RNA sequence: UGGCUCAGAUUGAACGCUGGCGGCAUGCUUAACACAUGCAAGUCGAACGGUAACAGGCGAAGCUUGCUUCGCGCUGACGAGUGGCGGUCGGGUGAGUAACGCGUAGGAAUCUGCCCUGAAGUGGGGGACAACCUGGUGAAAACCAGGCUAAUACCGCAUACGCCCUACGGGGGAAAGCGGGGGACCUUCGGGCCUCGCGCUUCAGGAUGAGCCUGCGUUGGAUUAGCUAGUUGGUAGGGUAAAGGCCUACCAAGGCGAUGAUCCAUAGCUGUUCUGAGAGGAAGAUCAGCCACACUGGGACUGAGAUACGGCCCAGACUCCUAUGGGAGGUAGUAGUGGGGAAUAUUGCAUAAUGGGCGUAAGCCUGAUGCAGCAAUGCCGCGUGUGUGAAGAAGGCCUGUGGGUUGUAAAGCACUUUCGAUUGGGAAGAAAAGCGAGUGGCUAAUACCCACUUAACUUGACGUUACCAACAGAAGAAGCACCGGUUAACUCCGUGUUAGCAGUUGUGGUAAUACGGAGGGUGCAAGCGUUAAUCGGAAUUACUGGGCGUAAAGCGUGCGUAGGCGGCGUAGUCAGUCAGAUGUGAAAGUCCUGGGCUCAACCUGGGAACUGCAUUUGAUACUGCUAAGCUAGAAUAUGGUAGAGGGAAGUGGAAUUCCAGGUGUAGUGGUGAAAUGUGUAGAGAUUUGGAGGAAUAUUAGUGGUGAAGGUGGCUUCCUGGACCAAUAUUGACGCUGAGGUACGAAAGCGUGGGUAGCAAACAGGAUUAGAUACCCUGGUAGUCCACGCUGUAAACGAUGUCAACUAGCCGUUGGGUCCAUUUAAGGGCUUAGUGGCGUAGCUAACGCGAUAAGUUGACCGCCUGGGGAGUACGGCCGCAAGGUUAAAACUCAAAGGAAUUGACGGGGGCCCGCACAAGCGGUGGAGCAUGUGGUUUAAUUCGAUGCAAUGUGAAGAAUUUUACCAGCCCUUGAUAUUUUGGAAAUUUGUUAGAGAUAGUUUAGUGUUUUUGGGAAUUUAGAGAUAGGUGCUGUAUGGCUGUCGUCAGCUCGUGUUGUGAGAUGUUGGGUUAAGUUUUGUAAUGAGCGUAACCCUUUGUCCCUAGUUGCCAGCAUAUAAUGGUGGGAACUUUAGGGAGACUGCCGGUGAUAAACCGGAGGAAGGUGGGGAUGACGUCAAGUCAUUAUGGCCCUUAUGGGCUGGGCUAUACACGUGCUACAAUGGUCGGUACAAAGGGAAGCGAACCCGUGAGGGGAAGCCAAUCUCAUAAAGCCGGUCGUAGUCCGGAUUGGAGUCUGUAAUUUGACUCCAUGAAGUCGGAAUCGCUAGUAAUCGCGAAUCAGAAUGUCGCGGUGAAUACGUUCCCGGGCCUUGUACACACCGCCCGUCACACCAUGGGAGUGGGUUGCUCCAGAAGUGGUUAGUCUAAUGGAG
Repeated sequence: UGGCUCAGAUUGAACGCUGGCGGCAUGCUUAACACAUGCAAGUCGAACGGUAACAGGCGAAGCUUGCUUCGCGCUGACGAGUGGCGGUCGGGUGAGUAACGCGUAGGAAUCUGCCCUGAAGUGGGGGACAACCUGGUGAAAACCAGGCUAAUACCGCAUACGCCCUACGGGGGAAAGCGGGGGACCUUCGGGCCUCGCGCUUCAGGAUGAGCCUGCGUUGGAUUAGCUAGUUGGUAGGGUAAAGGCCUACCAAGGCGAUGAUCCAUAGCUGUUCUGAGAGGAAGAUCAGCCACACUGGGACUGAGAUACGGCCCAGACUCCUAUGGGAGGUAGUAGUGGGGAAUAUUGCAUAAUGGGCGUAAGCCUGAUGCAGCAAUGCCGCGUGUGUGAAGAAGGCCUGUGGGUUGUAAAGCACUUUCGAUUGGGAAGAAAAGCGAGUGGCUAAUACCCACUUAACUUGACGUUACCAACAGAAGAAGCACCGGUUAACUCCGUGUUAGCAGUUGUGGUAAUACGGAGGGUGCAAGCGUUAAUCGGAAUUACUGGGCGUAAAGCGUGCGUAGGCGGCGUAGUCAGUCAGAUGUGAAAGUCCUGGGCUCAACCUGGGAACUGCAUUUGAUACUGCUAAGCUAGAAUAUGGUAGAGGGAAGUGGAAUUCCAGGUGUAGUGGUGAAAUGUGUAGAGAUUUGGAGGAAUAUUAGUGGUGAAGGUGGCUUCCUGGACCAAUAUUGACGCUGAGGUACGAAAGCGUGGGUAGCAAACAGGAUUAGAUACCCUGGUAGUCCACGCUGUAAACGAUGUCAACUAGCCGUUGGGUCCAUUUAAGGGCUUAGUGGCGUAGCUAACGCGAUAAGUUGACCGCCUGGGGAGUACGGCCGCAAGGUUAAAACUCAAAGGAAUUGACGGGGGCCCGCACAAGCGGUGGAGCAUGUGGUUUAAUUCGAUGCAAUGUGAAGAAUUUUACCAGCCCUUGAUAUUUUGGAAAUUUGUUAGAGAUAGUUUAGUGUUUUUGGGAAUUUAGAGAUAGGUGCUGUAUGGCUGUCGUCAGCUCGUGUUGUGAGAUGUUGGGUUAAGUUUUGUAAUGAGCGUAACCCUUUGUCCCUAGUUGCCAGCAUAUAAUGGUGGGAACUUUAGGGAGACUGCCGGUGAUAAACCGGAGGAAGGUGGGGAUGACGUCAAGUCAUUAUGGCCCUUAUGGGCUGGGCUAUACACGUGCUACAAUGGUCGGUACAAAGGGAAGCGAACCCGUGAGGGGAAGCCAAUCUCAUAAAGCCGGUCGUAGUCCGGAUUGGAGUCUGUAAUUUGACUCCAUGAAGUCGGAAUCGCUAGUAAUCGCGAAUCAGAAUGUCGCGGUGAAUACGUUCCCGGGCCUUGUACACACCGCCCGUCACACCAUGGGAGUGGGUUGCUCCAGAAGUGGUUAGUCUAAUGGAG
């Protein structure tokens, strides 16, 4: 940089655990799936004929004298029917719809039942049809025929102020009555008549509702780019309530579309809701407005209004009934059922309120509505007690065993009683209507009716309501999730990469704060968690508010269309812009402020807001537009300049190759080395001549030029652009540029040429494990030319084009000008390029820095995690190869950039080390010793395993050791502490046994004392506990190995960088050394280096001389420091001196230092030792010891006997002895150092061939002893042999140690006499008193070294040097590594699984065009008939 994840808020939720109360809300998001049953739209008798049912009345009959039956519509009423109004509202759902459907703002060509206002009227006739009666068909639903009858049903006639048509002459068109009351008058006694009310008809206006048109807004896809024939417009006509291609005829050829038409997918829209700081994003449950739909599709009728949820017709699917002929139905109304689903309620009460329909009204109807029921589904409120209470109770948990914590928590004591339970009381929701009375209006009227006032009466589903009071008692009422980090909250036990957890990171492999349980804690709380979903955080699509040199991202480059943007004055206009006003922006909601429920949620009054749209009035700076100008942008003209700019034609020389000839002879060519090739048929070499193609050395330059790709001999022709200077001209003519178009390296393709060299493919030779490569010899396409195609590159400055501004310095190319100069060279200024540094600034850093990646403006292109993939499909382009445009499923938690520290490199530089080289001697071959692996075994105990395990723990396994195996035994134990008893302790013999052990037996009776006892020892018992070489060295301490005795590793302060970090510690010298010096943003310091240290070694001095020494003086002996003596020497052991680059010369920087020299015993850390920085290897050790945890406890502890650790086909490591003559052997002979010695070393002497035995002197050791050093030297012998080399093995006989020598010791003697004749590949040690060689000693130890550790004797060779191998140090560089190259990582294959694609096909859906078939229905046309009129049928 960038994605993923979490913490917040929310939900019509669901699931898990849990659940006391109330208020207010909400409750099929899925199958617009199918539905049993009930209910949801009726009402009016004051429109009508009437009377099926009920009640009353009257009459009649029967009689059991108060019942039954019958009759009368007389009254209240009323089934069915005619008629009117209403079923078009209310209620449901969101399938369809991307649309004038919705929202908003407007408009004109309309209709509108009931309602309101106004005007006019309401005259007079007619014939039918239901009901009903009779008959018939059918299972039913239902239907048919005949007959009677009423109306506010239906039809004419009359009238016509408004009304409609009109050619302006005229023509056309209505109606219905009903009820209440009544003084005159009339009457067929029904009423007329008057009046009031309701109704009816016509017209006008209003209100309400509805229809239509328009601007703007309204999801995604271009891998949907073209769509459209009634299509667009006109004229005329038809049609509608109404404008209109709405429909028809004719005419014209239009209309829409990159500001996205058409097509596809998805979706009801809005007020609003959720979220958000906002801008936005997501949603469209409940409530409200609009639309659409009513099983699916089509259709009209009626009506004011429907193309009608509970109407009709037709078709289809499904369900039901059926007598099989035929019928019935539509819960997306309310309850309810099935189904689907993670999931969503009662087949409740009431019309009391609000509202609706009908009615004059009473009233009836109303699953609208009001209530109740169910559900923690949500929001809000309340409660589950309050105070006191430390013995800090018990219990739990933890513990370092002291205690801590749960915890004032509980108990106890003192109080309270909300909610719930029980009992009792008890509002408001109710206002009316009707009836009675009064006043007013209407009227002829004190009737009626209407309005107002008023008395009494009546109406409550909820409801056992809200609310209040009484009573009793802490009584009935707390859970859920989490506790590694994010994120508030920690411990124990169990488990042991198992079981599991997990949003992310991750956790679990025996000490899990991460799993499970517990204790404790944290958070929220009648809820708490989980899941799903939305917004937020996410500036992670960035309008507010991001980017593109290297992280994803600048098209390869120009030209240019549309579009976007655009220089300076002036004038006009007012479209954008700004301001005011008006209308609208429904209500609810949000917000503010009041009020009502005890509060709150909730309800309610008022206000603000609704950021919008429209109209209108102003302002005129800016933008736009219009007009006329300007010259600073841009362009043109004139004169010059530079150039590998482009195209065409011609031409030159050098070189390669080939051909021909000459000279000439054996090779040439090629490579790391070779070979293939070529050559005696004459190559290569050399020389002459010729042919042909391609490319143009030098000049040549971070030089020129071009838009980029690119461009290089010379000449000619044609031609583009740039730059400079001075004037003139045009007058914004400009910049950018989606599509478009042109150019566009190399390779490639097509056609035809050409082909010298080079050279994919290919062939051969090498290399190699292989070598389809790198190397070599050949060689074809191609490279070249012409014409056409391709259209891509790390086409890069990984940096789009244009313009403006912003420190300097140094080069270079082209021009101009000034200065000075004899020329050349030079200097200043300016302009156009092209480079290097660098300031400010920018950048994550690297870096950029007037040629910007700085500061700004204009326009275009592009990016949004990695992979899948620049891929698939589709489209376009291409001859093909392929290009361009360009996804998704799935998968991961990262991928990436720049820089840092390390590590690494078959990267570089410098340096060191027995690292190589130069040498000497070995190992690897043989035999043996020893260790390991493997194998075997009852056991072969365990550990150590590249260097850095393997003669290691083990400085020493016959028993013991010993840990292993077999067998036999013990269980408070072999040992320790505590406790209770007994007994002194201790000791002798004997029996059994393999022994441990068991039995028996003997000796003994101690010490101290305050006379109780105590101490030591032993024995028995019990419990605490012992014990464990059992496990974990990956829980640890300590110790050790290794890199490495390598020169490194760090810190304080300062500086520097966003930071990790850097600097110091790097650079120039020098050193064994980060040793030291100098330079230096560093300055100081620490751990290492060095030094200090060692009874060390080498020289000298001082002191002291015994057991050591003996020069000089004596003395004794065959001889000897043997003796007297001496203190000189050697030596011993204490102390000191000495060496420091101190002195001289040279080199070096006048430094550090190095080289050489003098002196000196010693010279440049003199030699050796001890000493091991920060760290690495989870290096080694739980079996030295210590120790956490776990495990065993009549055994995994303890004792004993025997066995094993010593096995043995084999493999490896480390050694010894050899293979011989620099030797073996025999004889003689010389010289050490350092050590050990009492359960010891052990002399002389004697015995034995010898190991050894006897013996015993001396010695606690400078005295005695182990103890003769050996190689060496002097002689003899052997004579190159498996030997007089070599000694294995084996037989016999012995010695010593020890309880014991068989498994299994060492040594001696005699005999035996194996392999082996110097060792393949490979490999080890060593740089001087070293290697090599020779012997001596010690520890361990009864005995048992070829091992280990020491000691001296003899005593070399070589090092040119740092190229290479190994290891290491410093600097630098690359890195995709960081458990760090034993890293990381790529591909195929095998098996399994997930997702996607292809696949012969197949099924379904949607759509276009054409056609077949064509229901119901509407319209048109037509003869006739019926009728009062028509309707219907046809």